[in-house]
RNA sequence: UUAUCCAGAAAGGCGGAGGGAUUAGACCCUAUGAAACCUUGGCAACCCUUUAUCUUUUAAAGAAGGUGCUAAAUUCUACCACAUGUUUACAUGGGAUAGAUAA
Numbered sequence: 001u002u003a004u005c006c007a008g009a010a011a012g013g014c015g016g017a018g019g020g021a022u023u024a025g026a027c028c029c030u031a032u033g034a035a036a037c038c039u040u041g042g043c044a045a046c047c048c049u050u051u052a053u054c055u056u057u058u059a060a061a062g063a064a065g066g067u068g069c070u071a072a073a074u075u076c077u078a079c080c081a082c083a084u085g086u087u088u089a090c091a092u093g094g095g096a097u098a099g100a101u102a103a
Stems, first nucleotide, its partner, number of pairs: 001103005010040004018029003023078004041070003046066002048062005074098001079095002082093005
C1' cells in the first nucleotide's frame, strides 16, 4: 500500500489468577482452573498446487509447504455538517478512526 474481518474449528500437559489489543463504560469468560508456554488435533483458504478459461482474468477442485486462527461480529458502544424512523435523544443502516491477519 492492497484485500478481508456477522462463517468455521478443542483435547491433553504445564501453570496458578487473571482474561476478552489499548483508554472509558457495558457485557461476558474464569478455582468445574485465567493468561503465558508446550504437544497433538482441527478450521480456513491469504500465499500456494492442479485443471479449465486465455493473458494474467475468471471459475472449479485440493491441502504437501509458509503464515493465521481455533468463546461471544474485531464481544458491544465511543467519532460523523451522513441516511431513514420516531418519542428529540434513541434505534437501525452507512462511513470514519483504531486494531488484527495476509501478500